Context: one part of a larger RNA
Formats: sequence, C1' cells, structure tokens
RNA sequence: UGACGGGGACCCGCACAAGCGGUGGAUCAUGUGGCUUAAUAUGACGCUACGCGUAGAACCUUACCGAGGCUUGACAUCCCUGGAACCCCUGAGAGAUCAGGGGGUGCCGCAAGGAAUCAGGUGACAGGUGCUGCAUGGCCGUCGUCAGCUCGUGUCGUGAGAUGUUGGGUUAAGUCCCGCAACGAGCGCAACCCUCAUCGUAUGUUGUAUUUUUCAUGCGAGACUGCCCGGGCCAACCGGGAGGAAGGUGGGGAUGAAGUCAGGUCGGCAUGGCCCUUACGCCUCGGGCCGCACACGUGAUACAAUGGCCGGUACAACGCGCCGCCAAGUCGCAAGACGGAGCUAAUCGCAUCAAAACCGGUCCCAGUUCGGAUUGGAGGCUGCAACUCGCCUCCAUGAAGUCGGAAUCGCUAGUAAACGUGGGUCAGCACACUACGUUGAAUACGUUCCCGGGUCUUGUACA
Repeated sequence: UGACGGGGACCCGCACAAGCGGUGGAUCAUGUGGCUUAAUAUGACGCUACGCGUAGAACCUUACCGAGGCUUGACAUCCCUGGAACCCCUGAGAGAUCAGGGGGUGCCGCAAGGAAUCAGGUGACAGGUGCUGCAUGGCCGUCGUCAGCUCGUGUCGUGAGAUGUUGGGUUAAGUCCCGCAACGAGCGCAACCCUCAUCGUAUGUUGUAUUUUUCAUGCGAGACUGCCCGGGCCAACCGGGAGGAAGGUGGGGAUGAAGUCAGGUCGGCAUGGCCCUUACGCCUCGGGCCGCACACGUGAUACAAUGGCCGGUACAACGCGCCGCCAAGUCGCAAGACGGAGCUAAUCGCAUCAAAACCGGUCCCAGUUCGGAUUGGAGGCUGCAACUCGCCUCCAUGAAGUCGGAAUCGCUAGUAAACGUGGGUCAGCACACUACGUUGAAUACGUUCCCGGGUCUUGUACA
C1' cells in the first nucleotide's frame, strides 16, 4: 500500500422486510450428469455451466460409429501432356464410383499459340472441427451503470509511498458547494444519440365518406429547480406549491472506466508451437447425436366453479411476403385440397387480423362435462426419403395429478400476473428465443438481520 475480520461508523441495491405470482410434488418438453452403446460427436461446471455455443440433428448439417472406396487429393498456386467447354444414353453398384457409347465445336490470334475449362501425370505442396484459451490476437461473460481508477507539477517522507481523492454538507453519481499544501488535468458520472408522452408547423400518396380530426413522414417548440413559500452557512441542495401534456435524471434504450477472475472461446475467424500425411486428410451409403434403472437445472400443461363446455358478440400493436404472401368460390367433420384474383405491397395477402374480456345457456364439487399423458385406428402436409426419428387433423382411449417437505426464484407500475399475436431460424418441425400489443394489481413500517457493493477508520503473525 492492499487484502481480510462472526471490528467500528456512515450509505446504497427487489439485499432483507411488506406484498403478488411461481419453482421444489404430477405428466410432458428441453438441457445436463450418470448409465448404456459400434457410436450415443464436442465445448461450457457456484454466482458468471445446465431451453447455453445450437436463431430450429430424418439426408445434409456432422465434427461420432460401421462398411465401401480415393491418395497431388473435395479446395489453392506452379509445371508437362491431351482434349474446347458442355450435353445425352447404356450396363454394374447401397452409393461414392467404375466400364462403354453418342452428340458437340465456341472466343482472341495470319500462324505458332493464348484465355477459360476438363481429364491424365510429376513433385513442390494441399488438407486436419487433431492438442495446447496455462503461448496468443480478436470478441465475450462477471464484479457493475457499481462510482470509482489515475496523471502532471508542487509539497511531505531516507524509502515503499502519502497529499490531491481526506474533512463538513449534499447527490443517482469523485454530483455539486464549503474548507484544506495543494493547484490543475485525464478516463469514468452527467450531457450530446435513439425512442415514447404534449403542442405548433409543412406535406398529404396508397390513409380519411366530408371541412375538422385520426393517421403517416419531416422540421421545430417545450422542462431549466426557470417562478413562489419554507429550511439550509446569503452555498450546494432539500421539502412543499403554482402553472403545465410532462417536474426535479419525465419513462425506456444504446452507451460498461482502470482493472479482477491464468474466467470463456485454438470448434466462428485469425494465429505461435507440437502432432497426422495411401491418414488424425478426402468421398459415399447406412447408423448415431433422439438410446434409459436413475439424479439435477430450465420450462409447458394442469389439479378446476374468479372454472370447463356450447352459442352469440366486440376491441390491438409490432411485423412479414415474388423460389413468396395467398383472396373470392368449391370440396372435406377437420388437418387440408382444388382454384386462381390481387400484391415487389400505408394499395393486395398473412389476417372479417387476435385471445382473455362481455352477453346467454349448461355442468353442481365428482378424479368430474376437471385434467390431458399414453395407446389403437383412419387421414393430411413437407420432403428423393418421415422405420429408427417430423408436424398437423379426426374417431376412440382416457394415466398421474385434489395446490406440492426441507428449501428456493422473479417482480416496485403500465411493472407483476394473465391473454393472445408477429418475427428470426426454416423444405418441414417451437412448450425455446425475440419483439408486440390487450386486461391490469398488491405492497414498501423500516434498515436490526441474510447477500452483494461503496467511503472513512481500526486490528493483523496474510501478500
């Protein structure tokens, strides 16, 4: 100087408390451990691994396993030889591939030849998701959006170093004020950026029946403790009030200091070193990544009457669409099919765009008209192909489950909770992820305690 303390003082944070809803019990989905397996590819392991890399494993992906094959190689550059390229067909084979046949002649150049491309050959080389994240770059997580981390000069100290940055107030903040051997400055804080809320204004297509309004796209105004009262040191600032759409950082986002964890990633990419080279490289078919006595994490659906079912009837926003979104109409109980209009989209479509809600009816507390797992049957769709191993529909079947031990998680307002909708990935496949709107709470006395953090101080046999 730090770090640490079941030392002290002060102060924060959904940290506790106060509340609301969950997890832990059930079934299923998904990830992980374990076990199994020819293989069940691999990384990640307290917080900061475990619906994570993977924003979508039937083939492909794919790195794993089995079998069949290749050895200048699937890919790059150079050299030699030949043929333009390219297209079609036959046979063998699971395919990779092998054998054979036919068509075909382009561009530049007078020519030789060249460009591009294919096949064969030679060796330099290619190739490796092989190892090392404890050799690395880059990027990321975490402490933490916490309020800190430093520098120049000066001063003090033999020195490490201190001072400044401590102190009195104050703040969300090393924010600001006052004081002070310090005076200044930098990275952080804040502001500048985006968005939502109000108004003005310009323009109105594809929006609006119509002027207005709504809406859309620009530009601008507005909020600054500016005004008043009180407190405070005539300060910073704090409490209250007026006006206002909005008030003291208005809500949200983007933005993450110096550093810490030899944190994570050599499997995104790059890269040192090491290793493989008829194989640790490459091609192909099939299988596996989906196995199941178990254990854990994260979720979905429920256990019902604030509900289930039936009928009727409302109200969104964000988005997406030409290899696409798909209307009307017809068929089918339905999934879906036929059909073909419109739309490169404020025009048409997904989508009359929703669901919970509301109105009426029924059920009468039961393992039920709750719950939907599981299984049988019949179909639909995508795709070369749904056996291993997809999704959907209908009929039948109807399991566990009656609110969950110890323990544990999220959330302070348009939030939690509940409800549906869109999007990315994607041929197909969403209970995941992400975005959007609809309905819309309860509670916070307080800081003793648990957890994490900040400042000062104290002890130390630790560095």